[in-house]
């Protein structure tokens, strides 16, 4: 220098026919217990890496940039 994959909640990740942003764990509250843990119920938390474009509408399609991993040189 070139190719490929990836970037979504605090963490691990799902979500690609373009229309509802989600799960588990963690965190907060309640129930239960003498108390703790476990269990059950409920709740908060997101500029979907950044900037632009296409579209009535973009996490998803297109372009550029940044970062991680990997292959070639």
């Nucleotide at each position: 220098g070139g190719g490929g994959u990836c970037u979504u909640a605090g963490c691990u990740c799902a979500g690609u026919u373009g229309g509802g942003a989600g799960a588990g764990c963690a965190c907060c509250g309640g129930c239960u217990u003498u108390g703790c843990a476990a269990g059950c119920c409920g709740g908060g938390g997101g500029u979907c890496g950044c900037g632009g474009g296409u579209u009535c509408g973009a996490a998803c399609c297109c372009c550029g940039c940044a970062g991680a991993c990997u292959c070639c040189a």
Molecule: transfer RNA
Organism: Pseudomonadales bacterium